RNA sequence: GGAGUCGGCCAGACAGUCGCCGCCAGCCGCGCUGCUUGCAGUGCGGGUGGGGGAGGAAAGUCCGGGCUCCAUAGGGCAGAGUGCCAGGUAACGCCUGGGCGGCGCGAGCCGACGGCUAGUGCAGCAGAGAGUAGACCGCCUACGUCUCCUUCGGGAGGCCGGUAAGGGUGAAAGGGUGCGGUAAGAGCGCACCGCGCGCCUGGUAACAGUGCGUGGCACGGUAAACCCCACUCGGAGCAAGACCAAAUAGGGACCCAAUGGCGUGGCCCGCGCUGGGUCCGGGUAGGUUGCUUGAGCGCUGUGGCAACGCAGCGCCUAGAGGAAUGGCUGUCCACGACAGAACCCGGCUUAUCGGCUGGCUCCCUCC
Numbered sequence: 001g002g003a004g005u006c007g008g009c010c011a012g013a014c015a016g017u018c019g020c021c022g023c024c025a026g027c028c029g030c031g032c033u034g035c036u037u038g039c040a041g042u043g044c045g046g047g048u049g050g051g052g053g054a055g056g057a058a059a060g061u062c063c064g065g066g067c068u069c070c071a072u073a074g075g076g077c078a079g080a081g082u083g084c085c086a087g088g089u090a091a092c093g094c095c096u097g098g099g100c101g102g103c104g105c106g107a108g109c110c111g112a113c114g115g116c117u118a119g120u121g122c123a124g125c126a127g128a129g130a131g132u133a134g135a136c137c138g139c140c141u142a143c144g145u146c147u148c149c150u151u152c153g154g155g156a157g158g159c160c161g162g163u164a165a166g167g168g169u170g171a172a173a174g175g176g177u178g179c180g181g182u183a184a185g186a187g188c189g190c191a192c193c194g195c196g197c198g199c200c201u202g203g204u205a206a207c208a209g210u211g212c213g214u215g216g217c218a219c220g221g222u223a224a225a226c227c228c229c230a231c232u233c234g235g236a237g238c239a240a241g242a243c244c245a246a247a248u249a250g251g252g253a254c255c256c257a258a259u260g261g262c263g264u265g266g267c268c269c270g271c272g273c274u275g276g277g278u279c280c281g282g283g284u285a286g287g288u289u290g291c292u293u294g295a296g297c298g299c300u301g302u303g304g305c306a307a308c309g310c311a312g313c314g315c316c317u318a319g320a321g322g323a324a325u326g327g328c329u330g331u332c333c334a335c336g337a338c339a340g341a342a343c344c345c346g347g348c349u350u351a352u353c354g355g356c357u358g359g360c361u362c363c364c365u366c367c
Base pairs, nucleotide, nucleotide: 001363002362003361004360005359006358007357008356009355010354012332013331014330015329016328017327018326020053021052023050024049025048027046028045029044030043031042032041033040034039035038055338059349060348062347063346064345065344066343067237068236069235070234079233080232081231082230083229084098085097086096087095088094099113100111101110102109103108114228115227119226120225121222122221136167137166138163139162140161144159145158146157147156148155149154175193176192177191178190179189180188194217195215196214197213198212199211200209201208202207241289242288243287244286251280252279253278254277255276256275260274261273262272263271264270296315297314298313299312300311301310302309303308333336
């Protein structure tokens, strides 16, 4: 100097001006309450001043929790989810570290990564054969048998067969290399490599090993196929929920009135319906609350490889309810992406113009 990889941060800047939504402090007007009667508290309206006002994803609503209400003795079934090991956390399907497998020269990246010797199922096309397999081509003719030839040693061909070394098909064809062996072959035998099982050693564990022994040894693939095993999970969501509370209608209690009215009936009794007032309780409209101080943020120290924990100090950083966070002007530059909170947090995923910065890796050059 170039190429790459893993993190952290910013998200046009500054000034002026006009607005919008909360908060705080005065002022003015009106209402209510209290009393010490002109003050205090409070509500509404107006106006002044001060200060605050979107994000790294506010998004998708895909996971996990807080909070709230309902349900709930305990257990099981069904259903859903997760799935190497250990740790972190309020919790997680997240994060960190480790193991194993794959990719990369490397820094590093990716992985639903439990179990198909519990059972059942599935495998298109091609191929002879696809699961305790298979002779299409090839190789062989030792054994048995037939035909022909013969220099009588044997040779050629067929039948019956043998063979998984070689070719071919396929994603996959029942360990690999070599030597021996054989008619040709074959773990048929042996050596090495690999594999299974048992032990030992190291490690918390997953797992690992020039370790020891043993077995000629593939037990095929597929569980984002049913299934088996282990673990987790009650439901609904701030339109959750809580409080205050008109008018009208309806409910309950008490009182008043006439001893009433209407119906039944020939008439009386009886029965049913019916008026006014006060109070109470539920609910609707409406209002208030939940509503932002929180698993919070920053700095320092400290424990830990890390995620993260602990301690000290400091900070307060939107809270609306048709829903604010904007418009205009000027100057400058690298000319500005994706995108807008709605109960709150932790994650994941997706979108995103550009810029700053740190660690590490590889290549080239110079000293």